Bacterial RNase P class A from a Planctomycetota bacterium, 384 nucleotides, folded computationally. The source organism's lineage runs through Bacteria, Pseudomonadati and Planctomycetota. The coordinates come from a structure-prediction model, not an experiment, and the mean pLDDT is 77.

RNA sequence: GGAGAGGGCCGGGCAAUCGCCGGUUUCGGCACUUGUGUCGGGACGGGAGGAAAGUCCGGGCACCGUAGGGCAGGGUGGUGGAUAACGUCCACCGGCCGCGAGGUUAGGGAAAGUGCCACAGAAAACAAACCGCCGAUGGGAGCCUCGGCUUCACAGGCAAGGGUGAAAAGGUGUGGUAAGAGCGCACCAGCAGCCGGGGUGACUCGGUUGGCUUGGCAAACCCCACCCGGUGCAAGGCCAAACAGAAAGCAUGAGUCGGUCCGGCUCGUUACGACUUUCGGGUAGGCUGCUAGAGGCAGGCGGGCAACCGUUGCCCUAGAGGAAUGGUCGCCAGUUUGCGCGUAAGCGCGACGACAGAACCCGGCUUACAGGUCCUCUCCGGGA
Repeated sequence: GGAGAGGGCCGGGCAAUCGCCGGUUUCGGCACUUGUGUCGGGACGGGAGGAAAGUCCGGGCACCGUAGGGCAGGGUGGUGGAUAACGUCCACCGGCCGCGAGGUUAGGGAAAGUGCCACAGAAAACAAACCGCCGAUGGGAGCCUCGGCUUCACAGGCAAGGGUGAAAAGGUGUGGUAAGAGCGCACCAGCAGCCGGGGUGACUCGGUUGGCUUGGCAAACCCCACCCGGUGCAAGGCCAAACAGAAAGCAUGAGUCGGUCCGGCUCGUUACGACUUUCGGGUAGGCUGCUAGAGGCAGGCGGGCAACCGUUGCCCUAGAGGAAUGGUCGCCAGUUUGCGCGUAAGCGCGACGACAGAACCCGGCUUACAGGUCCUCUCCGGGA
């Protein structure tokens, strides 16, 4: 100097002026139940995000509800931790990719069973002979010194060579054989048994014995291990106002507890009632839930590799309700493959400024993002 990998932060600043919402405090008016409500003014402070998006997970909270068990259904899937919890996060182990920093992983089981692997190929898993090699033994033909030799490739033997394919009965070498083959041997790879070392563990390193050595897919059905009530702020609670009820169901029943079975509870045997279903009518107003929290900040301290936990100190940082948080002017800063000047550094003018807007709250994940900045690490080239 170039090319990369991982992590963090900002995403305009300052000032003025006018406007909107809410809080604290104070002054005044009105009403009345004499401390409340409402209206107006002053002072002081506060007012969209790192993703507020997606609604993909987990909860807090509320109701069903005073509960339970089995099956079905759903979720997760290496090990150990963190957490309120999670399908999240941290660390480590294995596989695959990368020279590397690193990235990725739907990572338990294929001898429990079922199923699939197109086309090509002889054959795709209890799987095999297309081209080939041999023809020892048996067979045909010829010759012959009657011992045998030559030849054919029929029966038979082979899967070492070639071909097809993503994948075809471990690899290389060697001996042996009629030709071959782990058929034997040497080295290696895999698998299994035994022993030893390291580690909490997943796992890993080493030794030794054994010719044991023919797939893949479970993000196919399935098996195994662990986990799981449902509905959701349009939940729920209070107040005010208005109206109009009618019919059916039912005791060996009916309703309810996410589906289903058992079981529990409610109604209560008069056909009412809890409840369910159908038809019809009224209301859609106001208050609350609604923001002090699994809260935020602090390389402050302690523990831990880390995620995080404990402790100390400081702080209060929206609460709208058809939905507030905005508009304008000036200065500064940023970007620019625009124009001009300049050797260059740079200067002037112009243009531009991302993704995007809380709605009960919180912890994550995923997606979008103009531009800027910081830290750590890897590879390549050059110089001192």
Description
It was read from a public genome assembly, where an Rfam model found it.